The part of an RNA shown here (large-subunit ribosomal RNA, domain II) has 745 nucleotides and comes from a bacterium. Rfam family: Bacterial large subunit ribosomal RNA. The sequence was found in a public genome assembly.

[in-house]
Context: one part of a larger RNA
RNA sequence: GCCAACGAGUUUACAUGUGUUGCAAAGUCUAAUCCGCCAUGAGCGGAGGAGGCGCAGCGAAAGCGAGUUUGAAUAGAGCGUUACUUCCUCAACGUGCAACGCGCAAGCAAUUGUGCCCUGCACGUUUGGGUAGUUAGCAGUACGUGUAAGACCCGAAACCAGACGAGCUUACCUUGGCCAGGGUGAACUCUGUAGAAAUACGGAGGGAGGCCCGCACCGGUUGACCGUGCAAUAUCAUCGGACGAGCUGGGGUAAGGAGUGAAAAGCUAAUCGAGUUUGGUAAUAGCUGGUUCUCUCCGAAAUAGUUUUAGGACUAGCCUUAUGUGUUACUCUUUGGGGGUAGAGCACUGGAUGAAAAUCAAAGGGCGAAAGCUCGGGUUCUCAAUCAAACUCCGAAUACCAGAGAGCCAAAACAUAAGAGUCAGACUGCGGGGGCUAAGCUCCGUGGUCGCGAGGGGAAGAGCCCAGAUCGCCGUCUAAGGUCCCUAAAUCUGUGCUAAGUGUAAAAGGAAGUCAUUAUCCUAUAACAGGUAGGAGGUUGGCUCAGAGGUAGCCAUCCUUUAAAGAGUGUGUAACAACUCACUAUUCGAGGACAGUGGCGCCGAAAAUUUAUCGGGGCUCAAGCACAGUACCGAAGACGCGGAUUUAUUUGCCUUCGGGCAGAUAAGUGGUAGGAGAGCAUUUCUUGUGCACUGAAGCAGGACCCGUGAGGGCCUGUGGAGCGCAAGGAAGAGAGAAUGUUGGC
Numbered sequence: 001g002c003c004a005a006c007g008a009g010u011u012u013a014c015a016u017g018u019g020u021u022g023c024a025a026a027g028u029c030u031a032a033u034c035c036g037c038c039a040u041g042a043g044c045g046g047a048g049g050a051g052g053c054g055c056a057g058c059g060a061a062a063g064c065g066a067g068u069u070u071g072a073a074u075a076g077a078g079c080g081u082u083a084c085u086u087c088c089u090c091a092a093c094g095u096g097c098a099a100c101g102c103g104c105a106a107g108c109a110a111u112u113g114u115g116c117c118c119u120g121c122a123c124g125u126u127u128g129g130g131u132a133g134u135u136a137g138c139a140g141u142a143c144g145u146g147u148a149a150g151a152c153c154c155g156a157a158a159c160c161a162g163a164c165g166a167g168c169u170u171a172c173c174u175u176g177g178c179c180a181g182g183g184u185g186a187a188c189u190c191u192g193u194a195g196a197a198a199u200a201c202g203g204a205g206g207g208a209g210g211c212c213c214g215c216a217c218c219g220g221u222u223g224a225c226c227g228u229g230c231a232a233u234a235u236c237a238u239c240g241g242a243c244g245a246g247c248u249g250g251g252g253u254a255a256g257g258a259g260u261g262a263a264a265a266g267c268u269a270a271u272c273g274a275g276u277u278u279g280g281u282a283a284u285a286g287c288u289g290g291u292u293c294u295c296u297c298c299g300a301a302a303u304a305g306u307u308u309u310a311g312g313a314c315u316a317g318c319c320u321u322a323u324g325u326g327u328u329a330c331u332c333u334u335u336g337g338g339g340g341u342a343g344a345g346c347a348c349u350g351g352a353u354g355a356a357a358a359u360c361a362a363a364g365g366g367c368g369a370a371a372g373c374u375c376g377g378g379u380u381c382u383c384a385a386u387c388a389a390a391c392u393c394c395g396a397a398u399a400c401c402a403g404a405g406a407g408c409c410a411a412a413a414c415a416u417a418a419g420a421g422u423c424a425g426a427c428u429g430c431g432g433g434g435g436c437u438a439a440g441c442u443c444c445g446u447g448g449u450c451g452c453g454a455g456g457g458g459a460a461g462a463g464c465c466c467a468g469a470u471c472g473c474c475g476u477c478u479a480a481g482g483u484c485c486c487u488a489a490a491u492c493u494g495u496g497c498u499a500a501g502u503g504u505a506a507a508a509g510g511a512a513g514u515c516a517u518u519a520u521c522c523u524a525u526a527a528c529a530g531g532u533a534g535g536a537g538g539u540u541g542g543c544u545c546a547g548a549g550g551u552a553g554c555c556a557u558c559c560u561u562u563a564a565a566g567a568g569u570g571u572g573u574a575a576c577a578a579c580u581c582a583c584u585a586u587u588c589g590a591g592g593a594c595a596g597u598g599g600c601g602c603c604g605a606a607a608a609u610u611u612a613u614c615g616g617g618g619c620u621c622a623a624g625c626a627c628a629g630u631a632c633c634g635a636a637g638a639c640g641c642g643g644a645u646u647u648a649u650u651u652g653c654c655u656u657c658g659g660g661c662a663g664a665u666a667a668g669u670g671g672u673a674g675g676a677g678a679g680c681a682u683u684u685c686u687u688g689u690g691c692a693c694u695g696a697a698g699c700a701g702g703a704c705c706c707g708u709g710a711g712g713g714c715c716u717g718u719g720g721a722g723c724g725c726a727a728g729g730a731a732g733a734g735a736g737a738a739u740g741u742u743g744g745c
Stems, first nucleotide, its partner, number of pairs: 001745006011149013027053003033047005038041001057064002067079004083134003087130003091126008101116006152290002155287001159280006170254009179244001181213003184209001188205007217241003222237003256272001258268003293679006303316005317422002319419007327411001330407008343394001344392002349388003353384003357380004364375004425450010455466003470643004475639003481633003484617003490630001492629006503619001509603002513600006520593003530587005536560003541555003566581001570579002644669011680734001682731010698718005704713003
């Protein structure tokens, strides 16, 4: 690593909600306990009304009671209080009808119209009485949830108690053992020489020392080697001590908050900042990991407030389910509102520029002997131009609030109850704060998408563009985006532009690129460019100066000859000279000069493995750019045909009257956390009914059948003795993951 088996929301009590079962206001249920029975099971039947909950509340309570508490109160307030429907009856009122009587009007009259009163009938409303029902609970049971318990499973570092350890190691006690050889040569003793002596200098002996060199022995400095080792600390070389605080054998003493320690928190049996082992113990874990079959319906959040709170929690928000209300929701139109944002403005507040005027200076700088001049400063006012999140004389669009109307109603809203999850969000458009108008930055607001979203486009791609996947189809039409080839569809049509492979990365800035356009001016009485020729005289203007002759500088800038020619546009010289320009003539013969605006291009433009900033090939009246147009391609979008399913409405049939089945129509059917519903499979029990040696279970195979699926059948082989099905009950009830556990390979 693979395979197999095992492996995680359980049980009890109480509470609460929903479904369901029994009984039901003479409500409901028994608990402990006891008795009986036989199929001996946590069995059945009976007794037991103790007690609980309900039938009345209020008050802290005494207590009172459809009321009660507070209070002086009979007030007010709080918390409570039996209301609704069917039928009958009585009374009152209103409306309508019919009839009698009376009044008025019309008419000759019959009669007609109208008003009033009483009676009868019908309908409606209200009060009282009666009648029937609901308003209602209690107990069991299944499921959801909560609380207490190990409480979905596995996982600490730790804490406490009792034992066991000093055969390792630390220290000590007791009793033994061991230390080749060589060197140095202390005290002390004897003694020589000199000396009066103190003493000095020698000789011989002697054998001290945590002395020196160095084996055994003890250690472990440096390097190598080893590092699935020879070895859970070794080997090789090297190195320290080696008569001492030395090394060592046997026996003994000291231990867990304790020992021992020449002290490293070292050592106390390969375990030490508190040994090992058993128990408390399934310690606790706001943390990590894992949590097992299927289909259907709905479907979030990453926010607010609070939190020894910030990766946790609670309440609210957002989701689900049930019940109820019945358009309250949403959109549009219209009506009525308040606002101080964008913008704008300078009327306030504040900033800031220029000019003029007035005024102030107690105290600015410079010049001057002074008078004073000049520059500057403050304040006010006027004019011109200007800025503001914390300025406003003004002031939208949207948004928001309220009323009305319409649309929508298989779509919403709200209320109550039960079940959640969420509290790390991301990018993108728009409006902003912070930052550098930096960030794939950070913090708000408001939309979208992702999250939880597949499909098409963007070469490739969570967040961009298009579009929301119920299933099938070798049907049709489109979206974004595309149509030369890779690659489905135009080498499509029309008019232009671009020459840079611009397209296929970038700025300030630069430039007779090119196209279009707007002005002004020159021009066949010849422009512009080019060629030829002239470009002169007074004069070297004056000043300055070494010099200043058109051409260092200053001043002036005239006159003449001319077709024209500056007291000179540049180069140049020491100064002249020389060249050149303006200007003129001539030649030539058609447009030219200058300024701006717009389109597309050019330069600016340097990086590291290989072109590498069109996806590639490649593309130039494009396969580039701009503006129009017509086709086509293109998705799980839309449509067509067929099937499934949810909800609503409706038709038919059945019904235990709760509902069920079959069809039609309409709208739906992406989905993480999560809520709800319906099922499949496994083991076992009960009842019923079956199969099996003419072959059960199990195993293997199948291209077969049924079911949306979990799965179920059927057939064949193997196997060799038990096993199904139907309806129910109960669970050790589903495996791919947990550095899972055990076994095998």